[in-house]
Context: one part of a larger RNA
RNA sequence: UUGGGCGUAAAGCGUCCGCAGGUGGCUUAUCAAGUCUGCUGUCAAAGAGUGGGGCUUAACCCCAUAAAGGCAGUGGAAACUGAGAAGCUAGAGUGCCGUAGGGGUAGAGGGAAUUCCCGGUGUAGCGGUGAAAUGCGUAGAGAUCGGGAAGAACAUCGGUGGCGAAAGCGCUCUACUGGACGGCAACUGACACUCAGGGACGAAAGCUAGGGGAGCGAAUGGGAUUAGAUACCCCAGUAGUCCUAGCCGUAAACGAUGGAUACUAGGUGUGGCUUGUAUCGACCCGAGCCGUGCCGUAGCUAACGCGUUAAGUAUCCCGCCUGGGGAGUACGCACGCAAGUGUGAAACUC
Numbered sequence: 001u002u003g004g005g006c007g008u009a010a011a012g013c014g015u016c017c018g019c020a021g022g023u024g025g026c027u028u029a030u031c032a033a034g035u036c037u038g039c040u041g042u043c044a045a046a047g048a049g050u051g052g053g054g055c056u057u058a059a060c061c062c063c064a065u066a067a068a069g070g071c072a073g074u075g076g077a078a079a080c081u082g083a084g085a086a087g088c089u090a091g092a093g094u095g096c097c098g099u100a101g102g103g104g105u106a107g108a109g110g111g112a113a114u115u116c117c118c119g120g121u122g123u124a125g126c127g128g129u130g131a132a133a134u135g136c137g138u139a140g141a142g143a144u145c146g147g148g149a150a151g152a153a154c155a156u157c158g159g160u161g162g163c164g165a166a167a168g169c170g171c172u173c174u175a176c177u178g179g180a181c182g183g184c185a186a187c188u189g190a191c192a193c194u195c196a197g198g199g200a201c202g203a204a205a206g207c208u209a210g211g212g213g214a215g216c217g218a219a220u221g222g223g224a225u226u227a228g229a230u231a232c233c234c235c236a237g238u239a240g241u242c243c244u245a246g247c248c249g250u251a252a253a254c255g256a257u258g259g260a261u262a263c264u265a266g267g268u269g270u271g272g273c274u275u276g277u278a279u280c281g282a283c284c285c286g287a288g289c290c291g292u293g294c295c296g297u298a299g300c301u302a303a304c305g306c307g308u309u310a311a312g313u314a315u316c317c318c319g320c321c322u323g324g325g326g327a328g329u330a331c332g333c334a335c336g337c338a339a340g341u342g343u344g345a346a347a348c349u350c
């Protein structure tokens, strides 16, 4: 627990789908639940408020009385919310015609490089470093030529460029498949937005089973460095990295910025599409829509900065924060094969 906030001070769930819930476009008439209003009843006394009175005053006591508000009943109003009814097309969706794309899944193919194997030429070094050494090499290495095998990744194009909800996606071709954008305005007629719980996806590392293993490379061994060197450097090198099936569910999962809608100066790049008095045509040039960058006005901000892709101006919905440490710990519960993950305190202390 009101309030104030969430780019960097604490704080936006990693992302999406979505039930309940909350919120919701334009017009017409009706109802009257919310709303507004009149009246009635009731809300004991004491106390509090106002006026007056009694004890010498006050405290104290006595009498009278008002208002606000709550609840219930009853009469009315109909702008707004709501309800049901009838319609509309600007939101949303469908359709048709086009466009771009490393979006996804599966299959097939390709070349360069690397390592290894075989063979030829050839001889004493190679490799590595700050310098060295371990290491490899006369059982012929390194170099070079020919042949073969394997695995992984796809140079140039390549771009503050594209696609995807995010994670992410890059050699070529084929098949299947998701979404987006532009144009038309034919159809539906508010079908929308958000979303607790729930569900799905989710880098890397890690785990289980079976394959695979070129290069790289935690661990590990050795050589150096050093006072030491469980490191940085070097030589090797296992798991892993790759594939298939399943699990894990976390990241500085970042724009450290939740989603939707509307409004609010411009300038300049770039990607996709449409269009024009521009053209023979394609460009150039101008206009419109969608995306992606930079600069910048008003405004905002503690400042930095943001600035039509807002951190401006507003509305709706969700999530989250509330001093530092203890602590993302303990306990409990759920999930997991495990590692652990989710949820998540307190004592104490400053």
Stems, first nucleotide, its partner, number of pairs: 003322004007304002012318001014201004021194003025088004030083002033081002035077009049065006091191001092188003095184005103177007110154001114150008125136002162169002206247006215241002220236004258317006266295011299306002323350003332343004